[in-house]
This is a predicted structure of a 1537-nucleotide RNA (small-subunit ribosomal RNA) from Halotolerantifilum yawarlongkerapense. The coordinates come from a structure-prediction model, not an experiment, and the mean pLDDT is 83. Taxonomically the source falls in Halotolerantifilum (Bacteria, Bacillota, Clostridia, Peptostreptococcales). The sequence is in RNAcentral, with records from ENA and RefSeq.
RNA sequence: UCAAAGAGUUUGAUCCUGGCUCAGGAUGAACGCUGGCGGCGUGCUUAACACAUGCAAGUCGAACGAGAAGCGAGGGAACGGACACUUCGGUGGAAGGGAACUUGCGGAAAGUGGCAGACGGGUGAGUAACGCGUGGGCAACCUGCCCUGAACAGAGGGAUAGCCACCGGAAACGGUGAUUAAUACCUCAUGAAGCGAGAAGGUCGCAUGACCUGCUCGUUAAAGAUUUUAUCGGUUCAGGAUGGGCCCGCGUCUGAUUAGCUAGUUGGUAGGGUAACGGCCUACCAAGGCGACGAUCAGUAGCCGACCUGAGAGGGUGAUCGGCCACACUGGAACUGAGACACGGUCCAGACUCCUACGGGAGGCAGCAGUGGGGAAUAUUGCACAAUGGGCGCAAGCCUGAUGCAGCAACGCCGCGUGAAUGAUGAAGGCCUUCGGGUCGUAAAAUUCUGUUCUAAGGGAAGAAGCAGUGACGGUACCUUAGAAGCAAGCUCCGGCUAACUACGUGCCAGCAGCCGCGGUAAUACGUAGGGAGCAAGCGUUAUCCGGAAUCACUGGGCGUAAAGAGUGCGUAGGUGGUCCAUCAAGCCUGAGGUGAAAGGCAACGGCUCAACCGUUGUAAGCCUUGGGAACUGUUGGACUUGAGUACAGGAGAGGAAAGUGGAAUUCCUAGUGUAGCGGUGAAAUGCGUAGAUAUUAGGAGGAACACCAGUGGCGAAGGCGACUUUCUGGACUGUAACUGACACUGAGGCACGAAAGCGUGGGGAGCGAACAGGAUUAGAUACCCUGGUAGUCCACGCCGUAAACGAUGGGUACUAGGUGUCGGCAUGCGAGUGUCGGUGCCGCAGUUAACGCAAUAAGUACCCCGCCUGGGGAGUACGGUCGCAAGACUGAAACUCAAAGGAAUUGACGGGGACCCGCACAAGCAGCGGAGCAUGUGGUUUAAUUCGAAGCAACGCGAAGAACCUUACCAAAUCUUGACAUCUCCUUGAUCGCUCUUUAACCAGAGCUUUCGGCCUUUGGUCGACAGGGAUGACAGGUGGUGCAUGGUUGUCGUCAGCUCGUGUCGUGAGAUGUUGGGUUAAGUCCCGCAACGAGCGCAACCCUUGCAUUUAGUUGCCAGCAUUAAGUUGGGCACUCUAGAUGGACUGCCGGUGACAAACCGGAGGAAGGUGGGGAUGACGUCAAAUCAUCAUGCCCUUUAUGAUUUGGGCUACACACGUGCUACAAUGGUCGGUACAACGGGCAGCGACUGCGCAAGCAGGAGCGAAUCCUUAUAAGCCGAUCUCAGUUCGGAUCGUGGGCUGCAACUCGCCCACGUGAAGCUGGAGUUGCUAGUAAUCGCGAAUCAGCAUGUCGCGGUGAAUGCGUUCCCGGGUCUUGUACACACCGCCCGUCACACCAUGGAAGUUGGGAGCACCCGAAGUCAGUGAUCCAACCGCUUUAAGCGGGGGAAGCUGCCGAAGGUGAGACCAAUGACUGGGGUGAAGUCGUAACAAGGUAGCCGUAUCGGAAGGUGCGGCUGGAUCACCUCCUUU
Repeated sequence: UCAAAGAGUUUGAUCCUGGCUCAGGAUGAACGCUGGCGGCGUGCUUAACACAUGCAAGUCGAACGAGAAGCGAGGGAACGGACACUUCGGUGGAAGGGAACUUGCGGAAAGUGGCAGACGGGUGAGUAACGCGUGGGCAACCUGCCCUGAACAGAGGGAUAGCCACCGGAAACGGUGAUUAAUACCUCAUGAAGCGAGAAGGUCGCAUGACCUGCUCGUUAAAGAUUUUAUCGGUUCAGGAUGGGCCCGCGUCUGAUUAGCUAGUUGGUAGGGUAACGGCCUACCAAGGCGACGAUCAGUAGCCGACCUGAGAGGGUGAUCGGCCACACUGGAACUGAGACACGGUCCAGACUCCUACGGGAGGCAGCAGUGGGGAAUAUUGCACAAUGGGCGCAAGCCUGAUGCAGCAACGCCGCGUGAAUGAUGAAGGCCUUCGGGUCGUAAAAUUCUGUUCUAAGGGAAGAAGCAGUGACGGUACCUUAGAAGCAAGCUCCGGCUAACUACGUGCCAGCAGCCGCGGUAAUACGUAGGGAGCAAGCGUUAUCCGGAAUCACUGGGCGUAAAGAGUGCGUAGGUGGUCCAUCAAGCCUGAGGUGAAAGGCAACGGCUCAACCGUUGUAAGCCUUGGGAACUGUUGGACUUGAGUACAGGAGAGGAAAGUGGAAUUCCUAGUGUAGCGGUGAAAUGCGUAGAUAUUAGGAGGAACACCAGUGGCGAAGGCGACUUUCUGGACUGUAACUGACACUGAGGCACGAAAGCGUGGGGAGCGAACAGGAUUAGAUACCCUGGUAGUCCACGCCGUAAACGAUGGGUACUAGGUGUCGGCAUGCGAGUGUCGGUGCCGCAGUUAACGCAAUAAGUACCCCGCCUGGGGAGUACGGUCGCAAGACUGAAACUCAAAGGAAUUGACGGGGACCCGCACAAGCAGCGGAGCAUGUGGUUUAAUUCGAAGCAACGCGAAGAACCUUACCAAAUCUUGACAUCUCCUUGAUCGCUCUUUAACCAGAGCUUUCGGCCUUUGGUCGACAGGGAUGACAGGUGGUGCAUGGUUGUCGUCAGCUCGUGUCGUGAGAUGUUGGGUUAAGUCCCGCAACGAGCGCAACCCUUGCAUUUAGUUGCCAGCAUUAAGUUGGGCACUCUAGAUGGACUGCCGGUGACAAACCGGAGGAAGGUGGGGAUGACGUCAAAUCAUCAUGCCCUUUAUGAUUUGGGCUACACACGUGCUACAAUGGUCGGUACAACGGGCAGCGACUGCGCAAGCAGGAGCGAAUCCUUAUAAGCCGAUCUCAGUUCGGAUCGUGGGCUGCAACUCGCCCACGUGAAGCUGGAGUUGCUAGUAAUCGCGAAUCAGCAUGUCGCGGUGAAUGCGUUCCCGGGUCUUGUACACACCGCCCGUCACACCAUGGAAGUUGGGAGCACCCGAAGUCAGUGAUCCAACCGCUUUAAGCGGGGGAAGCUGCCGAAGGUGAGACCAAUGACUGGGGUGAAGUCGUAACAAGGUAGCCGUAUCGGAAGGUGCGGCUGGAUCACCUCCUUU
């Protein structure tokens, strides 16, 4: 000290850079699906939008007067009429009844008065501020209620509200008169420790000053009440506590495309004002104050404790709870008061709403509920003052939407449950299946059990304090009993990241998607199902924040090539700074104290059954104060010389500026000589020239640049500087160590310099040469090439200020192996040389780097300072600003869009890159093709159909080794539907086969004849079985239907090219490399040598077949030397020979010579039948082409099932303006024709080959021997040779075409076969561009055979006969191999890729303007109100006077009026922001659009940068620059020998 994880995605692969994305946590959340319970919390983030209704601040009768309703006492009116009397007309009159009035109680509403309404509650609009936080200060202040102490309360007075009367008004609300009280108001008295003034002393303080002591003068107090003797109040002073006010240090968002702001502004003096300091206000004086350490302006925002995240440092947030601030419809203002400029107070103005009698009035939910509206979205018009707290009151108490509770909401956190045990026939069912099974799955059912939860009943709190009483929550929590497994599981995901897979459907559609990406017929990625994974009363999605992201890097990044060093210097501020001594103590270290509110966090312990939640205790950075320390940094003082500078002495240099001079060359002019061309190019032409060019000679003019020397040589800060001389001038170096004594380094702003192009003015102009013109090239050629040529290039002066201004590398200092060149000094040495200082190169160690590379001239190790970067594009663009004459430069975004863009290196591939090598690749030859006719295949066209496939080489006489029917797949028509073919089930028959007939185009259909077997039993029969026919049913058959891009198998091709790999080791972070490269050699990665490689495999070669020689064995059907025989090897005989076919031998660079590294090998030779793989064949590495084939076959999936299957007839595949490929025959005399004559080999043959004989001109026919074949047949060869003839012609060449007549095969030759005879007699006289094959028994030429096949080859596959020419050689074309190089390619050059134009969409700039907004300025008007003035009007208290009254005067006050200020409003001129705007500019993104081909290879003119100019466009050209240019050569340097 408790603490730190990564992954996907750029590539063919790799490492790096770098962005994007994901996994985690969180939320006042919302949305989708779902939803059992409880506890604790939380709940308008939007419209500080508008609000109906109710409530949210009152209280005190113990301050005061008055006092309604009601109650009581006194009182007794009107009324009443018992009773009595009566003259009967009436009269008296008790009880009852209770009015007025008096009085007591009572105390509502209102009022005077006091206290509280400045708290509590809400909200976050404003505010970038002493507003907040933190720490201080007030010697510059106030403080009601409360506490403590001291003292006091005496005597009077005049009003006023209320009430009453009258009056105005619709109302709100007033007016007049009369009257009344107080703890309301006023006067006097008393009084100092108060306040003010004056003078004095003492103590203290950082200054102004504060405190204390005592003296004099002036001035200022009070209230009473009551349940009546103790309380509550009142006044003054002093102190405390609490709360506030003011001031200060530090901290507190973004923008410089906001750089200057400020007149009460900054300060002073005096006065005013305030509780108090202060320009707070006023007058006067001065001219200050703030600002790059960011003023002012603009935008945004309440701040904090804290909350979320993070290892931390940080980043984000500022809901709930707590502290502070601000606000209360908007703006302004004051009054009252201890306290307000006051949420539920006042006045004024404005907007809005409401009432109105139109004259006027009323209102303010950002209190609690609630309503409308807005919104993705946020609750009840609840209960109670029981608790806590507040206001008033002596108190009882009243009030309290504060608060305590309840309601609604899975909004969050926490907890619990939805059951537990047993249970295999592994049930049913679902899904999958290789059909065997597997899985859901002990899961279910079933049996036993439990009761959290639920329901019902019973009991029942704590929370209540202080004796009692008092509970909204609440009959709640909790406890007990009973009942029933009963009422309680979903959501997301399953391609990788990321845990979890199958089936079906779909077919780039529908859809998914966080990133990569998935879907185009077998989708673990879409939808559904089954299964699985995860979480769980929730689960996902969306939004936002942090994390991961070391992706703004303080901790903790970079800048040579990835983004990034300013073009270079000088220098200001700032930052940093050598050695020694002393000093102070700001930084620094350390001790102590104060503060750091509570809550929260963390730890421990404890309380609710646990947890969430709650309680107790402990714990911190920071800031302030203070005591110490002195190493380091710093301050101050002193000293030093090594950093730096000066002085003196030397030498080097294209350093700079100016003036002058020189020679070579180009061009022009003049003159001479001279004649037809010159010039230019790949080739030409334009151009110049007979008016004399070019060439040559001489002379002259003019401008510009300075060959050789010349060198990775020199100088300069960079740009840059090159003939020579002179003048002026800057810097560096070396040596000496005399002087100064840190004077240094860097350098934001600033200033200066700054190639080329360009601009202005004036010159100059030889050559070159943008633009332009012409000629070529080309499809075009606004280019490359050529001929001309203007600006410009040159000079002077003034601008511009940019470049690939590059070492793509900022400056300074120090340190860290060596080696080798070179320049300038110095030292030393005779010299070679050596040492040293300063430059300038190369190689190289450690180290470093992603690698390449760098490596004392660092890109190493460190320090200091400055500049710059943060994904690609948009874009160095737009807007704004500054600069510029302009061109333009500097500064410099955003919207939108993409998941990459990029660096280095690797392996390939490619290059109109290089080197080497090979091949009938070229060359040297021979014969062809391409021209003609025909055959055949293909395309196209046609058609009812012309079936299908093959498509550069590597399709096209190919599948097809043979389409008249069949084949056959195509078309037309007709017909069948368990089928033409297979298996199974059932029924039936006994046949099937065969034959005959009818019908039909045929299949089909119909009729008839004939005709079985076996076993068993109960035997005129039954049953079972075999075989076969028919019928029925459904499983199924069938498909040349689709997909060769789902496949197997097979095949082609590169290519019979020499390659392709592996193991171990080594090197490299890695992909990979090495081996396999190199020197030789070979047909060969064949072999040898060398080598960080050593070995091995597949290929090569060899082994196999055939052919060439020999030996041996064996001789029939083969052969015949000798013997016999014949017409004949015919026969006997023989096996010597030929031949046949078995075995064996032979050839291996073995031998010799030479070359070579003494090797491998090559060259020559000998011998040999054969000589250097003898000839030929078979044999085809890893792989490439999604090459070909589903139509050989097999096969997944899909499709079809009275048809896409099957049968049949006929037709088609054979078409025909045309084009191409492959062949045949020719064009003739090396020939044709005729006659004679010679020599093969490989093969084949019974539904066959067919001798021989006869017939026919012939094709062929008739008969038919022999032969299943070394025996017989095919079989005859042809070219050749010997003769004859033709005589160069469309022919005695050539044979197409057509006619006639025949033959053969076959059911059948019309479409559509072959052959023969006779007749006919086309094109064609050797073939354009171009192109093919072949190196020896080959090409060429001649015939023969076979497969297929009834018949049908000019094709194919074989066979033999005759039998050449040429090869100098590897420059070039094509193909291939190896090494190397460049690359922006990797689908790999048939690659990639740029710009205009056209279309669609998106965001954005400009724009005549238009609209709106907030802020500021100036002026006008000026409400309320404070202050000031005035106050002729009005006025009770106090004073004076008097004729004591409606009195007068004074003092004082008030209304009114005036003035200053002043909100709203108005006017004006600008600045800023936002929206919008005809039209317009560029940008981005889009499907397979158009034009070109700019870039990547030497990209076909190397590219790029700056600038100017031109052009549809990429772009071209000029000038200067760069290498981030290939190739070749040279030079220099280096390495090795």